This is a predicted complex of two RNAs, RNase P RNA and transfer RNA, with 425 nucleotides together.
[in-house]
RNA sequence: UAAGCCGGUCGGGCGACGGCUCCCCGAACCUUUCGGGGGGAGGAAAGUCCGGGCUCCAGAGGAGACGGUGCCGGGUAAUCCCCGGGUCCCGGCUACCACCGGGAACGGAAAGUGCCACAGAAACGAGACCGCCCGCUCGCGGGCAAGGGUGAAAAGGUGCGGUAAGAGCGCACCGGUUCCGAAGGCAACUUCGGAAGCCGGGUAAACCCCACCAGGAGCAAGGCCAAAUAGGGAGGGGACGAGGUGCUCCGCUGACCCUCCGGGUUGACCGCUACAGGCGAUCGCGCAAGCGACGCCGCAGAUAGAUCGUCGCUUAAACAGAAUCCGGCUUACGAACCGGCUUAUCCC
RNA sequence: GGGCCACUAGCUCAGGCGGUUAGAGCGCGGUCCUGAUAAGACCGAGGUCUGUGGUUCGAGUCCACAGUGGCCCACCA
Repeated sequence: UAAGCCGGUCGGGCGACGGCUCCCCGAACCUUUCGGGGGGAGGAAAGUCCGGGCUCCAGAGGAGACGGUGCCGGGUAAUCCCCGGGUCCCGGCUACCACCGGGAACGGAAAGUGCCACAGAAACGAGACCGCCCGCUCGCGGGCAAGGGUGAAAAGGUGCGGUAAGAGCGCACCGGUUCCGAAGGCAACUUCGGAAGCCGGGUAAACCCCACCAGGAGCAAGGCCAAAUAGGGAGGGGACGAGGUGCUCCGCUGACCCUCCGGGUUGACCGCUACAGGCGAUCGCGCAAGCGACGCCGCAGAUAGAUCGUCGCUUAAACAGAAUCCGGCUUACGAACCGGCUUAUCCC
Repeated sequence: GGGCCACUAGCUCAGGCGGUUAGAGCGCGGUCCUGAUAAGACCGAGGUCUGUGGUUCGAGUCCACAGUGGCCCACCA
């Protein structure tokens, strides 16, 4: 310098004119105008994939079903999120370890059940096609699983012994598993030592088992005021218990309830934005995520839905527009910059 | 704004607890039949199973994310 990967920052700027919405002050005025001042979309406001605040339903209770999560520890209001660690996998020089970078839906297959197409002798306590060995009536019977072959996957590897031929059948070494002990660590786990021939395929994003979590619905929740209408009709259920927030049972409560048709309104206010709030070259704790202290700031609140339009200059200017709020994840997107790592080339 | 569902041939739908080469009807093309057309008979073509990634030996099917389309939900008496 170029390429790739990972992480982070930013999300057009300036000026003029004219509008929209909210708040404050003042005036007119009597419910709307005028003047002045101030605030006014995002990193994703999105998908609605998770988690919580809040509200209602017996202030919500017990059991089950259904569902979710799944190495360990920490953070947090909480999480399927974040941080740190462990184990495994991939890539980098490579024979390994170590190191560096990246990734993982990462409990259990030695509880049980199911499935493993085709091929193959045989797909799980299975099996013999070719083959090897023994026997004889010469194409059959018996033994074997080392070699060939099939497959995504075939019962640990090497060597010696052993045998008719073979085989963990026996032994040595190596590898794995299980159990025991010691040391380190909060733990996951790691290291070391010993014992047992124990050598036992995959799949749980198949059923399932284990542990933990979870009541349901959602701001069109819900409250309150006003206006208007026919407090209507048909069918069904109900003290032998309907209904009471989704499935079942128990428990509590106890008279109305459900469906369809028909009638009226398309309004105001609260919820609603000051709260897990933002900022910091600050201080303390922590490896970090983060927590605490201190100081400063007040920073959208519409209801058919404001946050914009035109012009000029300049750039690379994309994806895109809040509607109850917040923390995450995922997806879409513009150019540039910063940091880390790897590779290649050049120079010293 | 909130909740839920579905994507398989041109259209409407099957595809049980993953297995070899995904089917059916209508439509489309060709041949026969007819003087000609329709109906009928026979044959044929047509699929990135919405997309991407993952699990698995193997995915239309299982899982995750995305895309497109659709349905329901106001208040009062």
Rfam match: Bacterial RNase P class A. Gene Ontology terms of the family: dimeric ribonuclease P complex, ribonuclease P activity and tRNA processing. It is annotated as a ribozyme. From the family's description: Ribonuclease P (RNase P) is a ubiquitous endoribonuclease, found in archaea, bacteria and eukarya as well as chloroplasts and mitochondria.
The prediction has a mean pLDDT of 81.